[in-house]
RNA sequence: GUUCUCGGGGCGAGGUGAAAUUCCUCACCGGCGGUUAAAGUCCGCUAACUCCUUUUCGGGAGCCGACACGGUGAAAUUCCGUGACCGACGGUAAAGUCCGGAUGCGAGAGAAC
Numbered sequence: 001g002u003u004c005u006c007g008g009g010g011c012g013a014g015g016u017g018a019a020a021u022u023c024c025u026c027a028c029c030g031g032c033g034g035u036u037a038a039a040g041u042c043c044g045c046u047a048a049c050u051c052c053u054u055u056u057c058g059g060g061a062g063c064c065g066a067c068a069c070g071g072u073g074a075a076a077u078u079c080c081g082u083g084a085c086c087g088a089c090g091g092u093a094a095a096g097u098c099c100g101g102a103u104g105c106g107a108g109a110g111a112a113c
Stems, first nucleotide, its partner, number of pairs: 001113006012026004027097002029087002031045004040085002049062005067083005089100003
């Protein structure tokens, strides 16, 4: 360099109601790379969303959530303990968990040549 493969999890119980996996109480989940040591919350990235451009494919710009305290240690906002917090767009009784764009895209990981 070429080709191929892989590449996101989660609503269970109860309550109200004509109607809610959407509201209320409890529950459950955690993409990719990095970081003296293992991270949803540190640093960076992808997707989504917005705008510009493009016949299309695509390209460019923007936007992009959330953590404290204690302990161990040479070293941890990453481990252990305790208590918190966060989660695109469209649909629908108001959704991180349902349905949809999506048999998509993808940070990247791996293999073959």

FMN riboswitch aptamer (RFN element) from a bovine gut metagenome, 113 nucleotides, folded computationally. It matches the Rfam family "FMN riboswitch aptamer (RFN element)". About the family: The RFN element is a highly conserved domain that is found frequently in the 5'-untranslated regions of prokaryotic mRNAs that encode for flavin mononucleotide (FMN) biosynthesis and transport proteins. Of the family's consensus pairs, 100% are formed in the model.